[in-house]
Source information: A computed fold for a 93-nucleotide RNA from uncultured Sphingomicrobium sp., annotated as Glycine riboswitch aptamer. It matches the Rfam family "Glycine riboswitch aptamer". About the family: This family represents the bacterial glycine riboswitch. The family is grouped with related families in Rfam's "Glycine riboswitch clan". The organism belongs to Sphingomicrobium, within Bacteria. The model forms 83% of the base pairs in the Rfam consensus. Model confidence (mean pLDDT): 79 of 100.
RNA sequence: GCGCGGGAGAGACCGUCGAGUCUUCGUAACGGAAGGCUUGCCGGCGCCGAAGGAGCAACCGCCCCCGGAAUCUCUCAGGCCCAAGGACCGCGC
Numbered sequence: 001g002c003g004c005g006g007g008a009g010a011g012a013c014c015g016u017c018g019a020g021u022c023u024u025c026g027u028a029a030c031g032g033a034a035g036g037c038u039u040g041c042c043g044g045c046g047c048c049g050a051a052g053g054a055g056c057a058a059c060c061g062c063c064c065c066c067g068g069a070a071u072c073u074c075u076c077a078g079g080c081c082c083a084a085g086g087a088c089c090g091c092g093c
Base pairs, nucleotide, nucleotide: 001093002092003091004090005089006088011045013044014043015042017040018039019038020037021036022035023034024033025032046080047079048078052076053074054073055072059068060067061066
């Protein structure tokens, strides 16, 4: 590095608009209205930390310079239903 398995955390919160679906009212019918659920873009606030990134540093190297350096810190990125991703761990090559 590759394959297989395991693998967490944090609002599916609020709002505009759109789409799908269900219920009710209504129409000759199409329209239309209200409410529930799902979902997408955008905006707002809150939050997570285990892709990546950055920072400090125990420590390590030749311990002067310099360099390397975390699951710690920051949260730029990423993430907060599921999925995907996923540090890290186990087995095999």